[in-house]
Molecule: transfer RNA
Organism: Micromonas pusilla CCMP1545
């Protein structure tokens, strides 16, 4: 350099055909406990890498850019 795949919460990942962005772990608070752990309940936390386009509507489709992986040279 060519081809191809990926980028979503602190971490690991979902999101069916384009139609309210969720789950587990973690964090915080409460219950329980002498205290803590475990368990239970609740809460916070997101510019879906970035810019633009298509659309009534984009995590999802198209293009550019950035970053990472695989492969070929």
């Nucleotide at each position: 350099g060519g081809u191809u795949c990926c980028g979503u919460a602190g971490c690991a990942c979902a999101a069916u055909u384009g139609g309210u962005a969720g789950u587990g772990c973690g964090u915080c608070a409460g219950a329980c406990u002498c205290c803590a752990g475990a368990u239970c309940u609740g809460a916070a936390g997101g510019u879906u890498g970035u810019c633009u386009g298509u659309u009534c509507g984009a995590g999802u489709c198209a293009g550019g850019c950035c970053g990472g992986g695989a492969u070929c040279a």